A computed fold for a 71-nucleotide RNA from an Erysipelotrichaceae bacterium, annotated as transfer RNA.
[in-house]
RNA sequence: UCCGGGAUCUUCUAAAGGCAGGAAAGCGGACUCUGAAUCCGCAAAUGGACGUUCGAGUCGUCCUCCCGGAG
Numbered sequence: 001u002c003c004g005g006g007a008u009c010u011u012c013u014a015a016a017g018g019c020a021g022g023a024a025a026g027c028g029g030a031c032u033c034u035g036a037a038u039c040c041g042c043a044a045a046u047g048g049a050c051g052u053u054c055g056a057g058u059c060g061u062c063c064u065c066c067c068g069g070a071g
């Protein structure tokens, strides 16, 4: 330099164009002599910019970063 893959809450992981969800962790509460476990609740995310579309996490272009391959 070229080719391919990837980036979603703190972490892991769904959503094949139509309300961004789940689990763990965290916080609050119930239970308990205390804690653990269990149960209920709360908060938390689409790497950046532009485009296509009535509508984009999803499709397109460029950029950033990560992984692999070629030279």
Base pairs, nucleotide, nucleotide: 001070002069003068004067005066006065007064010024011023012022013021018054026042027041028040029039030038047063048062049061050060051059
Background
The organism belongs to Erysipelotrichaceae, within Bacteria. Its mean pLDDT, the model's own confidence on a scale to 100, is 83. It was read from a public genome assembly. Its Rfam family is "tRNA". Rfam describes the family as follows. Transfer RNA (tRNA) molecules are approximately 80 nucleotides in length. Gene Ontology term of the family: triplet codon-amino acid adaptor activity. Rfam classes the family as a transfer RNA.